c-di-GMP-I riboswitch aptamer from a Pseudomonadota bacterium, 87 nucleotides, folded computationally. It was read from a public genome assembly, where an Rfam model found it. The model forms 100% of the base pairs in the Rfam consensus. The coordinates come from a structure-prediction model, not an experiment, and the mean pLDDT is 89. Rfam family: c-di-GMP-I riboswitch aptamer. Rfam's curators write: GEMM was predicted in a large-scale screen for bacterial structured RNA regulatory elements. NCBI's taxonomy places the organism under Bacteria, Pseudomonadati, Pseudomonadota.
């Protein structure tokens, strides 16, 4: 440097759900909690998914569909950095 994760050591992260909090929502954060994870570390660059406050459109005035400038890195790919062991 490249490939690799059957076994080991020290550890790490934390799904659902519950409480609190922020948010229009999706969702985030904190605490509890562990389904899982060798990148479940970082990054919205590509695809995908979620939401639709605002916006313009329509409306039988009830609402309807569209839209990301909002989100998801624990959906896939890419990029960057990285612990331990093995070859």
């Nucleotide at each position: 440097a490249u490939c690799u994760g059957u076994a080991a050591a020290g550890g790490g992260c934390a799904a659902a759900c519950u409480g609190g909090u922020c948010g229009a929502a999706a969702g985030g954060c904190c605490a509890g909690g562990a389904c899982g994870c060798a990148a479940a570390a970082u990054u919205a660059c590509c695809g995908g998914u979620c939401u639709a406050a605002g916006g313009g459109g329509c409306u039988u005035c009830g609402g309807c569909a569209c839209u990301a400038u909002g989100a998801c890195a624990g959906c896939g790919g890419g990029a960057u950095c990285g612990c331990c062991g093995g070859a």